Predicted 3D model of a 353-nucleotide part of an RNA (large-subunit ribosomal RNA, domain IV) from Candidatus Methylobacter titanis.
It was read from a public genome assembly.
Context: one part of a larger RNA
RNA sequence: CUCGGCUGAAGGAACUAGGCAAAAUGGUACCGUAACUUCGGGAGAAGGUACACCCCAAGUAGGUGAAGCGAUUUACUCGUGGAGCUGAACGGGGUUGCAAUAAAUUGGUGGCUGCGACUGUUUAGCAAAAACAUAGCACUCUGCAAACUCGAAAGAGGAAGUAUAGGGUGUGACGCCUGCCCGGUGCUGGAAGGUUAAUUGAUGGGGUCAUCUUCGGAGAAGCUCUUGAUCGAAGCCCCAGUAAACGGCGGCCGUAACUAUAACGGUCCUAAGGUAGCGAAAUUCCUUGUCGGGUAAGUUCCGACCUGCACGAAUGGCGUAACGAUGGCCACACUGUCUCCAGCCGAGACUCA
Numbered sequence: 001c002u003c004g005g006c007u008g009a010a011g012g013a014a015c016u017a018g019g020c021a022a023a024a025u026g027g028u029a030c031c032g033u034a035a036c037u038u039c040g041g042g043a044g045a046a047g048g049u050a051c052a053c054c055c056c057a058a059g060u061a062g063g064u065g066a067a068g069c070g071a072u073u074u075a076c077u078c079g080u081g082g083a084g085c086u087g088a089a090c091g092g093g094g095u096u097g098c099a100a101u102a103a104a105u106u107g108g109u110g111g112c113u114g115c116g117a118c119u120g121u122u123u124a125g126c127a128a129a130a131a132c133a134u135a136g137c138a139c140u141c142u143g144c145a146a147a148c149u150c151g152a153a154a155g156a157g158g159a160a161g162u163a164u165a166g167g168g169u170g171u172g173a174c175g176c177c178u179g180c181c182c183g184g185u186g187c188u189g190g191a192a193g194g195u196u197a198a199u200u201g202a203u204g205g206g207g208u209c210a211u212c213u214u215c216g217g218a219g220a221a222g223c224u225c226u227u228g229a230u231c232g233a234a235g236c237c238c239c240a241g242u243a244a245a246c247g248g249c250g251g252c253c254g255u256a257a258c259u260a261u262a263a264c265g266g267u268c269c270u271a272a273g274g275u276a277g278c279g280a281a282a283u284u285c286c287u288u289g290u291c292g293g294g295u296a297a298g299u300u301c302c303g304a305c306c307u308g309c310a311c312g313a314a315u316g317g318c319g320u321a322a323c324g325a326u327g328g329c330c331a332c333a334c335u336g337u338c339u340c341c342a343g344c345c346g347a348g349a350c351u352c353a
Stems, first nucleotide, its partner, number of pairs: 001348008010339002014337001019334001027051005036041001038173001052095005062086003068080004072075001096100001108332007115324002120132002136171007148157003174319004179249003184246002186242005193237003204226005211218002250268005277311001278308001289305005
C1' cells in the first nucleotide's frame, strides 16, 4: 500500500456529481399523533414513557373442568357441582451493574416538487426507469361455415364461444374536461357522366394467286400479316360523409386626454387560424429571463410573471389521496465523507532469512 473488521479529541457534510460509504434509528406494551384525503388511508406519522432479578399481592383473577347430585324427550342429552391441573397483569417494597429489548435479531425521520395512478413486467451477462403492462375509456371490424390467425390443402385456433361475444387500434385508475378544421391522405357511402382490361373483331391496308389484261397492271374466294369500329366491371376522375381516422390549427398596419399598452378598426391569405387549462416547463434558444422565498453567499430547488425560439386537449390537457430499490431540492438526527489524519486486530502484497 490492498482487502476485511474496530475505535477516535474539537467540529459535524465544510467531503462529493450526489451524505456514495459509514454512523444513527431499531423490540414489546402504553400514551400520543398534523396537513391532505378517493374517508379506506396518511400512520409504526411525528413525539414520549416503561422494561432485569427477589418479596408481597397470590397459588389470587382467569383458563380447564373430574366424581357426585338432579331432570326428562333415555341421549356421545341438559342442568348443577366444584375436586384436580394450570396460572397472569396492574400495584407496593427491595437488590445488582456504567448499562436491564445490556448479546444476537431488530424502521432513521420530516418538508416541498417532477414523472408514472396503484400491485406487476423488462434489456439472462453495463440500463429496473418517467419505458412495457394494467383496470377504466373510446373508435372500428365481425350475424356465425363470424371477423381474424396458422396452413398450397385437408384441417385447426377463434369457441364446444354468439354482439353484455370475439378480433384490431389508440388512450391509460380517479376527478374536471376533451375546442376549431373534411382542403390534402385514408376509410365509408354514392352512382349520372368521363377514362378503362381480358373479350368481341366492324373497317381499312399488305402478302399469296384462280382469272382478266392495253402486258404496265388489276385481282374473287381461301389462307395469312396487320389495323382495331363496337361491347366491356371494379378501380381512378367525380359527388358526399367521417378527426378518441393520418393529420393541421396565420401575417401586416393603425388606434384611448402623460407615457405605455390596445378592448377597437383596416387589410392579405387559409380547409381552419390554438378554445379551456397549463406555461423559462422531462418542452425556453436568448437565459444564471425578472420578482419573491430559502442561504452569509443558491446556473439547482420552491412560488409567481408570460416576451410559449418551438405547450395544448385520448400522438390526450390540467389536477390528484395512496404507492415508488424513480428524478430534483431542503431540514432534523447522526457520523472519519471531510478539516486531517491517527491507532488497533486479522489476511495479503513487499523486504530479509

Description:
The coordinates come from a structure-prediction model, not an experiment, and the mean pLDDT is 88. NCBI's taxonomy places the organism under Bacteria, Pseudomonadati, Methylococcales, Methylococcaceae, Methylobacter.